A computed fold for a 78-nucleotide RNA from a Nitrospirota bacterium, annotated as c-di-GMP-I-GGC riboswitch aptamer. Its mean pLDDT, the model's own confidence on a scale to 100, is 84.

[in-house]
């Protein structure tokens, strides 16, 4: 520097189920595990979605929707 294996260490956790925050989208906890090689941080820019408005718009959610941006762990070729 590529690349990600029926390997290995560890890592995250969807759907649901309970009870809590929140007008909502959603979000944390807890048990589950369907998957994740960045399913680690981050709302720059695109998509979506709320919620207020007649709309313009505002103000928000979503990083497990793409994109770029910033660190990273194992491990295999060169």
């Nucleotide at each position: 520097u590529u690349c990600g294996a029926u390997a290995a260490a560890g890592c995250u956790a969807a759907a649901c189920g309970c009870a809590c925050c929140g007008u909502g989208a959603g979000g944390g906890g807890c048990g589950g595990g369907c998957a994740g090689a960045a399913a680690g941080c981050a709302a720059c820019g695109g998509a979506u979605c709320u919620u207020a408005g007649u709309a313009a718009u505002a103000a928000g959610a979503u990083g497990g929707c793409c994109g770029a941006g910033c660190u990273g762990c194992c491990g295999a070729a060169a």